[in-house]
Two RNAs folded together computationally: RNase P RNA and transfer RNA, 461 nucleotides in total. Rfam match: Bacterial RNase P class A. Rfam's curators write: Ribonuclease P (RNase P) is a ubiquitous endoribonuclease, found in archaea, bacteria and eukarya as well as chloroplasts and mitochondria. It is annotated as a ribozyme. Gene Ontology terms of the family: ribonuclease P activity, dimeric ribonuclease P complex and tRNA processing. Model confidence (mean pLDDT): 75 of 100.

């Protein structure tokens, strides 16, 4: 210098004019029963993001529901911590990958360091699956080739039959600890030494995951993003939640007036009349609630700066500044100046460019999209010293 | 804003528990027919929406993304 991995960074700035949407103050008018709203105009001041996105997690907030427990369903899964909470984050453990170093005759394995990644509980609970190929895919199993033993036959090292054998070959992603020695007819953890792995247990270090060491055992393939087991958590809904004000029409209920005995009941055992209830209509009151309007709704688990504590996420204390809030949905356009990048150049300058995307109750995360300069850590290649 | 689902051949759709992706229509070729249609026979055609992961192995399981579709309010 170039390239790779990881992280950070940044999201153009200022001025003027014309527009758009809110806020405050003033003024004029209109609509509405009300709540409240609308139009015009003057002044002042404000107006998208790092992801506003996907709606994937968690919480605030709100309504409804709820005696307790179990089952079912869903989610999560190394440890400790952070946090309002989380499936998020920090630090650590263990493991995979890449590189370097030391030791070693050398390689493999292992050790130390650096970078980076990990949906990382349990298959030493049960069940299930492992196509094709292969003798056999999970069993104190299994004999295709090979090896060995016995018997028979003959042309004397072959063939056939019976049996043993998982060391070697072959199949396959995978054949079931490795290696050496003993042992044997040939073999085999069959036995032994050394080593790896797993489970249990003891000691020691650590809050813990875990690490180191000793002893015992051996049921020494893989898959739980297979059913499942264990532990922990989860009530449901979602701003179209909810709260307030409240037309027109219809109307529970109440009061008054009028009409009718046309159904019915009561005042008496029966009949007649009368009265009351009822019934029908009108008027007034009236609650719930629709249209419509307001609210929820923008000061918040907030931002920035500093100090202190902590490895860190973060916490505590002090200070500073601060009106985005639409509801067919505002946040734009033009001109000038400047900064940045690329190209050209007569070195004066000229031309071109700026991504992804756009709030809708709010907040913490995750994920995804996104152009340039620049910065940091590690690694590789080349060149120079 | 909230929520539920879909994407497989040119079109419409199957493909349950992972093991060589299929059907109907369409299309191509041949037969039949004077010719076409119908019929018969044979064939071609696949980024299983995209990317990553789990696994020996993924259309299928898991995660992320893209595109598309449906639903929500209705007084007493």
């Nucleotide at each position: 210098a170039c390239g790779g991995c990881a992280a950070c960074g940044g999201a153009c700035u200022c001025u003027a004019u014309c527009g758009c949407c809110g806020g405050c103050u003033g003024c004029a008018c209109c609509c509405g029963c009300a709540a409240g709203g609308g139009u015009a105009u003057a002044g002042c001041g404000g107006g998208a993001g790092g992801a506003a996105a996907g709606u994937c997690c968690g919480g605030g907030c709100a309504a409804c529901u709820c005696g307790a427990g179990c089952c079912a369903c869903c989610a999560u899964a190394c440890u400790u911590c952070c946090u309002a909470a989380c499936g998020g984050g920090a630090a650590g453990g263990c493991g995979a990958c890449g590189g370097a170093g030391a030791g070693g005759c050398a390689a493999g394995c292992g050790c130390u360091c650096c970078g980076c990644c990990g949906a990382c509980a349990g298959c030493g609970a049960g069940u299930g699956c492992c196509a094709c190929a292969g003798a056999a895919a999970g069993a104190c199993a299994a004999a295709c080739c090979g090896c060995c033993u016995g018997c028979a036959u003959c042309a004397a090292g072959a063939u056939g039959c019976a049996g043993g054998u998982a060391a070697g070959g072959g199949u396959g992603c995978a054949a079931g600890c490795g290696c050496g020695a003993g042992g044997u007819a040939a073999g085999a953890g069959c036995u032994c030494a050394c080593g790896a792995c797993a489970a249990g247990u003891c000691g020691c270090a650590g809050u813990g995951a875990u690490a180191c060491g000793g002893c015992u055992u051996g049921a020494u393939g893989g898959c739980a993003a297979a059913c499942c087991u264990u532990a922990u958590g989860g009530g449901u809904u979602g701003a179209a939640a909810g709260a307030c004000c409240a037309a027109a029409u219809a109307u529970a209920c109440c009061a008054g007036c009028a009409g009718u005995u046309a159904a019915g009941g009561g005042c008496u055992g029966g009949c007649u009349c009368g009265c009351c209830c009822g019934u029908u209509g009108c008027u007034g009151g009236g609650g719930g609630g629709u249209a419509g309007g307001u609210u929820g709704a923008u000061a918040g688990a907030g931002a920035c700066c500093g100090a202190u504590g902590g490895c860190g996420a973060c916490a505590u204390c002090g200070g500073u500044a601060g009106u985005a809030g639409a509801u067919u949905g505002a946040u734009g356009a033009u001109a000038g100046a400047g900064a940045c990048u690329g190209c050209c150049u007569c070195u004066g300058g000229g031309c071109a460019g700026g991504a992804c995307a756009g709030a809708a109750c709010c907040c913490g995360g995750c994920u995804u999209a996104u152009g340039a300069a620049g910065u940091u850590g590690c690694c590789g290649u080349u060149u120079a010293u | 804003g909230a929520u539920a689902c879909g994407u497989u051949a040119g079109c419409u759709c199957a493909g349950u528990c992972g093991g060589u992706a299929g059907a109907g229509c369409a299309u191509u070729u041949g037969c039949c027919u004077u010719u076409u249609a119908a019929g018969c026979a044979a064939g071609g055609g696949g980024u299983c929406c995209c990317g990553a992961g789990u696994u020996c192995g993924a259309a299928u399981c898991u995660c992320g993304g893209a595109c598309g579709u449906g639903u929500c309010a209705c007084a007493a």